[in-house]
Molecule: transfer RNA
Organism: Candidatus Omnitrophota bacterium
């Protein structure tokens, strides 16, 4: 410097244009149980990396840009 790939709760994912005001597991809160504590059970908290674009409609397509890996020199 020139390509290729990623990027969604606190941490690991699900999702492939409308069924998503975004599911699930740990994690954290609270509540039942228990003489405590754990375990279980039940509730709740919490997110699309930024910024256009396209679309009636975008977590998803497209362009940048930042951040991460990787091939090439």
């Nucleotide at each position: 410097g020139u390509c290729c790939c990623c990027a969604u709760c606190g941490u690991c994912u699900a999702g492939a244009g409308g069924c998503c005001u975004a599911g699930g597991a740990c994690a954290a809160g609270g509540g039942c149980c228990u003489u405590u504590c754990g375990a279980g059970c039940c509730c709740u908290c919490g997110g699309c990396a930024c910024c256009g674009g396209u679309u009636c409609g975008a977590a998803u397509c497209c362009g940048g840009u930042u951040g991460g890996g990787g091939a090439c020199g």